[in-house]
Molecule: RNase P RNA; transfer RNA
Organism: Bacillota bacterium
RNA sequence: UGAGUAGGUUGGACAGUCGCGCUGCAGCAGUAACUUCGUUACCGUAUGAGUGAGGAAAGUCCGGGCUUCAUAGAGCAGGGUGCCGGCUAACGGCCGGUGGAGGCGACUCUAAGGAUAGUGCAACAGAAAUAGACCGCCAGGCUUGUUCCUGGUAAGGAUGGAAAGGUGGGGUAAGAGCCCACCGCUGCGGCGGUAACGUCGCGGGUCCCUGUAAACCCCACCCGAAGCAAGACAAACAGAAACCAUGGGGCUGCUCGUCCCGUUUCGAAAAAGUCGCAUGAUGCCGCUGGCAACAGCGGACCAAGAUAGAUGGCUGUCUGAAAAACAGAACCCGGCUUACAGGCCUGCUUGCUGA
RNA sequence: GACUCAUUAGCUCAGAUGGUAGAGCAUUUGACUUUUAAUCAAAGGGUCCGGAGUUCGAGUCUCCGAUGGGUCA
Numbered sequence: 001u002g003a004g005u006a007g008g009u010u011g012g013a014c015a016g017u018c019g020c021g022c023u024g025c026a027g028c029a030g031u032a033a034c035u036u037c038g039u040u041a042c043c044g045u046a047u048g049a050g051u052g053a054g055g056a057a058a059g060u061c062c063g064g065g066c067u068u069c070a071u072a073g074a075g076c077a078g079g080g081u082g083c084c085g086g087c088u089a090a091c092g093g094c095c096g097g098u099g100g101a102g103g104c105g106a107c108u109c110u111a112a113g114g115a116u117a118g119u120g121c122a123a124c125a126g127a128a129a130u131a132g133a134c135c136g137c138c139a140g141g142c143u144u145g146u147u148c149c150u151g152g153u154a155a156g157g158a159u160g161g162a163a164a165g166g167u168g169g170g171g172u173a174a175g176a177g178c179c180c181a182c183c184g185c186u187g188c189g190g191c192g193g194u195a196a197c198g199u200c201g202c203g204g205g206u207c208c209c210u211g212u213a214a215a216c217c218c219c220a221c222c223c224g225a226a227g228c229a230a231g232a233c234a235a236a237c238a239g240a241a242a243c244c245a246u247g248g249g250g251c252u253g254c255u256c257g258u259c260c261c262g263u264u265u266c267g268a269a270a271a272a273g274u275c276g277c278a279u280g281a282u283g284c285c286g287c288u289g290g291c292a293a294c295a296g297c298g299g300a301c302c303a304a305g306a307u308a309g310a311u312g313g314c315u316g317u318c319u320g321a322a323a324a325a326c327a328g329a330a331c332c333c334g335g336c337u338u339a340c341a342g343g344c345c346u347g348c349u350u351g352c353u354g355a
Numbered sequence: 356g357a358c359u360c361a362u363u364a365g366c367u368c369a370g371a372u373g374g375u376a377g378a379g380c381a382u383u384u385g386a387c388u389u390u391u392a393a394u395c396a397a398a399g400g401g402u403c404c405g406g407a408g409u410u411c412g413a414g415u416c417u418c419c420g421a422u423g424g425g426u427c428a
Base pairs, nucleotide, nucleotide: 001351002350003349004348005347006346007345008344009343010342012318013317014316015315016314017313018312020052021051022050023049025048026047027045028044030042031041032040033039034038054326058337059336061335062334063333064332065331066227067226068225069224073256074255075254076253078223079222080221081220082219083097084096085095086094087093098112099110100109101108102107113218114217118216119215120212121211122210134157135156136153137152138151139150140149141148142145165183166182167181168180169179170178184207185204186203187202188201189200190199191198192197231275232274233273239266240265241264242263243262247261248260249259250258251257284299285298286297287296288295289294356427357426358425359424360423361422362421365380366379367378368377374411382398383397384396385395386394404420405419406418407417408416
């Protein structure tokens, strides 16, 4: 200096001004009590003060908290996950490792259990698709054919994603795990590792056997349902008619079990309020343990909370080439995924050049 | 906010179990007719919403997105 690879961080700052939401802290107004220049309590008010979006607030793809149904029950059905170990409230997430694939390398990707439990499917091409003789090779026959008949042969050609393991040698009429060596596969044992697995040795040619399980399925493990429009409290209301006990409803799709209750229609009331709602498996700083995910301890701090829905506009200065990307909380949290202008930092790999 | 469904030709829709995508209307051409319509015959027209993956092979199976619709006080 070029190319590459892995990760972290940031997502304008300050001031002025005009607005918006929330907080009843100060101030102010009102009411009540009392020991009456005042204090306390309640209630109201946005003048002052404080505070006010994100790394993804998004998609709603997973998991959990919370709430109601029964403290979440049994069986079947259904759904999900799938190498090993760890982390976690939990997970399909994360961390570390194993095997496989790609790359010179740093590194990246990997839904990666079972195909002798059973069933299904494999179009077209090809002679043949789980089984095989089209061409070729070899042997034999006689009717001697450039073109026939019978048999052997899976080494070669051709088709295909896939044709009964690969390379070399021996062997043979020609061939073939037919035999041998090595590799692969597989069984047993030793050693290392928590394990996945690795490695070494011995044996196996009946080495019986393609692919597909993100096809049904089998095995192992997990899952009750619904969701803050959940739900709780308070408020308001007027009844009438019909029908019925082998009934209706909830918990579950079905069965059981269990809990609750008269049901339906018409009419009437309400169309609103408060809570849930932010102190949290939270984030920040430091130390300790751990390769890491993460855990423990200590410290400081309180950090949006609406209900038609606030968080914005303008001006100036600074950094910059240019204030410039994706984008706006709605119960909360842990992940994943997707969108994203520009800037900054770190580790590593591999070229070239110079000393 | 929560839940849920769909996307295939210009339009409306099929496509059971993965094997290479059709129907009706519309369009174009020809025939019939004096001409048009109707009718008859033929033809063209598809990146199956997009991107990855599984598989020999994906409209179909899996994952991630995009767009549009429906339900819930």